Context: one part of a larger RNA
């Protein structure tokens, strides 16, 4: 430099992820779970499925011509008496695990006891039954999944350019609770005007505060949104049964602050609701059904391209079909469909809940409670003027002429009524089904497009790859040669075989060989 190779970069592709939206669904479990072990096919090593009824049994719907997974071949069968394949229900469901007869090094071993088959008789088989804690019994619990959210406990690193208040954080992390948790119908804000549980969002605002006023930490009022629902005890009083005589137990009654209730009198028997059961009716889910419209000539290996003419559209998303297809195929738009189980919504019936008004000023209206003291925690607030809230320990009212709060604290003044208790939506996350992306395109996107949490490492917590492409179709070289095979040379396939399975494209480092210098 030029041919050959070696490599597997780049292109192009994708069955896979990655984000985000919307609907719906949201625990499972001793009637043995999540997760294993080990079986299990006519042939079977994994991978999916099943569980000794073992790639499956029944049975109700749907499909309608093939089927017997991935996955060929060879046997061998089923199937228009409806087979496979979907979807509803149910049956069977080894051993192992909360394991739960006893044990034990998990997928093993061994027992009792009752019933039953078998045996000449032991053994041996087969069902049931035998764990712990709570209960008087009837029954309940235990254990697990992932995120998410309550509750108990509760670090350091770290940042303060060092460190000790702080900060990281009430974060990781152990425990424990639930399917959504929590919170929740004012002893609440407010401020002279008012609001009306609670939960999440957006402002308020990185303001007001707080702080070795250092790092840093971070509110609320009120606005506007998204959701909307209120309710039931304790006591007073009255009945009934108990009774140890103290009272206790069950019905009634009653539940609030512009106080309300009882009790005592008056009126009245009405109204309106339900978050509970059934039932019916409708919608949905979970199988499907049906679904418009072309030809022809040309290049080519293929027409879906070009060129001529049409055609349909509530459909001109997509995807596939031998190159770019509204009109070939799946589908698409608009309409339809459920025996069976679930489940929104309305009806209805059942159960349940619900109402005035007056006088009096005699009961009642949550007590080791509220508040103090002292330590301490939480509140955006680090002892601070430090209210407000929870604890430890010590003290400790008041009773409607009560009492709490309005950030020491007193007074006027609004404004609430602790010390009992349930509560659905809006939120939070998970998983399914659709969609959708100025995501990614095999060193990238999950770790994982491929037997992957596989292989492999580690005694064990635990860490963990790598590996994607023949062609449209296997049409995967019949047949000859050369060789022991690998592999090669004709030949045949096929548009191409320098597309020959180490298979698209085939960059570059490297290698060889022939040439020039």
């Nucleotide at each position: 430099u030029a041919u050959a190779g070696u490599g597997g970069a780049u292109g192009c592709c994708u069955u896979g992820a990655c984000u985000c939206u919307a609907a719906a669904u949201u625990c499972c479990g001793a009637u043995g779970a999540a997760g294993g072990a080990c079986g299990u096919g006519g042939u079977u090593a994994g991978c999916u499925g099943c569980g000794a009824u073992a790639a499956g049994c029944u049975u109700u719907g749907g499909c309608g011509a093939g089927a017997u997974g991935c996955u060929a071949g060879c046997a061998a069968u089923c199937u228009u008496u409806g087979a496979c394949c979907c979807a509803g229900a149910g049956a069977u469901u080894u051993c192992c695990g909360a394991a739960u007869g006893g044990g034990g090094g998990a997928a093993c071993c061994c027992u009792a006891u009752g019933c039953g088959a078998g045996u000449a008789a032991u053994g041996u088989c087969g069902c049931a039954u035998a764990a712990u804690c709570c209960g008087a019994a009837a029954g309940g619990a235990u254990g697990g999944a992932u995120c998410g959210u309550c509750g108990g406990c509760g670090a350091a690193c770290u940042g303060a350019a060092a460190c000790a208040u702080c900060u990281a954080a009430g974060u990781a992390g152990c425990c424990g609770g639930u399917a959504a948790a929590u919170a929740g119908a004012a002893a609440u804000c407010a401020a002279a005007a008012g609001a009306g549980a609670u939960u999440c969002c957006c402002g308020u605002a990185g303001u007001a505060g707080u702080g070795g006023c250092g790092a840093g930490c971070g509110a609320a009022c009120c606005g506007g949104g998204a959701u909307u629902a209120g309710c039931c005890c304790a006591a007073a009083c009255c009945c009934a049964g108990c009774u140890u005589c103290g009272g206790c137990u069950g019905g009634g009654g009653g539940u609030u602050g512009u106080a309300g209730g009882a009790c005592u009198c008056c009126a009245a028997c009405a109204u309106a609701g339900u978050a509970c059961u059934u039932g019916u009716c409708u919608g949905u889910a979970u199988a499907g059904u049906a679904g418009a419209a072309c030809a022809c000539a040309c290049u080519g290996g293929a027409a879906a391209g070009u060129g001529u003419g049409a055609c349909c559209a509530g459909a001109g998303a997509g995807g596939g079909u031998g190159a770019u297809a509204g009109u070939c195929c799946c589908g698409u738009a608009a309409a339809c469909g459920a025996a069976a189980u679930a489940u929104u919504g309305g009806c209805a019936a059942g159960a349940c809940u619900u109402a005035g008004g007056a006088u009096g000023u005699u009961c009642c209206u949550g007590a080791g409670u509220a508040g103090g003291g002292u330590c301490g925690g939480a509140c955006a607030c680090g002892u601070g003027u430090a209210a407000u809230c929870c604890g430890g320990c010590u003290u400790g009212a008041a009773u409607c002429u009560g009492g709490g709060a309005g950030g020491a604290c007193c007074a006027c003044c609004u404004u609430c009524c602790a010390a009992g208790g349930c509560u659905a939506a809006a939120u939070a996350g998970a998983u399914u089904u659709a969609g959708a992306g100025a995501u990614c395109g095999a060193u990238a996107g999950u770790g994982a497009a491929c037997a992957a949490g596989u292989a492999c490492c580690g005694u064990g917590a635990g860490g963990g790859a790598a590996a994607g492409g023949u062609g449209a179709a296997a049409a995967g070289c019949a047949c000859c040669c050369c060789g022991g095979a690998a592999g090669g040379g004709g030949g045949a396939u096929g548009a191409a075989a320098u597309a020959g399975a180490c298979c698209c494209u085939g960059a570059a480092a490297c290698u060889a060989u022939g040439c020039g210098u």
Predicted 3D model of a 517-nucleotide part of an RNA (large-subunit ribosomal RNA, domain I) from a marine eukaryotic metagenome. Rfam family: Bacterial large subunit ribosomal RNA. Rfam links the family to the GO terms ribosome and structural constituent of ribosome.